The prediction has a mean pLDDT of 76. The RNA shown here (Fluoride riboswitch aptamer (crcB RNA motif)) has 64 nucleotides and comes from Thermincola ferriacetica. The sequence was found by an Rfam model in a public genome assembly.
[in-house]
RNA sequence: AGUUAAACAGGCGAUGGAGCUCGCCUUUAACCGCUGUUUUGCAGCUGAUAGCUCCUACCGGUAA
Numbered sequence: 001a002g003u004u005a006a007a008c009a010g011g012c013g014a015u016g017g018a019g020c021u022c023g024c025c026u027u028u029a030a031c032c033g034c035u036g037u038u039u040u041g042c043a044g045c046u047g048a049u050a051g052c053u054c055c056u057a058c059c060g061g062u063a064a
């Protein structure tokens, strides 16, 4: 480094972390946002969640 078998499980859900819940996938997988257009290019839009709560980052407003 490769192959085989078993055990433990592991991974994913458009930008970070944790808990809970849900769903999906078994490595040839799940997953990899949306809109317009000339759709390989260009322009634009929402969101740190799959959902809830908290933290962090970012954005806006107000007060000191």
Base pairs, nucleotide, nucleotide: 009026010025011024012023013022016055017054018053019052020051021050033045034044035043036042037041